This is a predicted structure of a 98-nucleotide RNA (Bacterial small signal recognition particle RNA) from an Acidimicrobiia bacterium.
Its mean pLDDT, the model's own confidence on a scale to 100, is 77.
It matches the Rfam family "Bacterial small signal recognition particle RNA". From the family's description: The signal recognition particle (SRP) is a universally conserved ribonucleoprotein involved in the co-translational targeting of proteins to membranes.
[in-house]
This record gives sequence, C1' cells and structure tokens, in this order.
RNA sequence: GCCCGGUCCCUCGGUAAUCUCAGCCUGUGAACCGCGUCAGGGCCGGAAGGCAGCAGCGCUAAGCGGAUCCUGUGAUGUACGGAGGUCGGCCGGACCGC
Repeated sequence: GCCCGGUCCCUCGGUAAUCUCAGCCUGUGAACCGCGUCAGGGCCGGAAGGCAGCAGCGCUAAGCGGAUCCUGUGAUGUACGGAGGUCGGCCGGACCGC
C1' cells in the first nucleotide's frame, strides 16, 4: 500500500419495555325536543272498551368519570437481535514493497 474479517458509526425492518390515544368493561347520564311501560288524571263511547299521555320506573344516545387484563394507533436520550452501507476511526489476519 492493498485485500479480508470484526467493531465503532449510519440507515431500514422485527421483538420487548415505557408513555399516550382509541376500542372492550364499568359508573353516571334526557323535565320536554330518545325508546318502552305508563299510576293519577284527561278525551271518545250508551256500554264493553279504546286513544293520547304527565310524573315515576327501566333501557340507552351524546357527554363526563373509573379500573386494570386484552386488542389496536402513535411516539422514543430504553434494551435485544436481523438485514444493508460505505466516507472514516480502532483491532486482527494474509499478501506485496521499502
């Protein structure tokens, strides 16, 4: 000097970790403008019955909370390993020259 290998470095995936968000679960949640059931009362009817329907109750919507498993989104001054890259540093080996 050159070649090869390793490592540092860089790039791109993967797995885990942490955090965030959403789903699932759960609580709350509609005077009326959601649903159901509709006491009382009201209306129609000779009657039998029927009609609408407030309060109450139940189930929920939007929304607002909670919990930590699971599922998924995103992120990274975390860890491990995979693939690739030559400008360079370091280490090892072979060859050539001085």
The sequence was found by an Rfam model in a public genome assembly.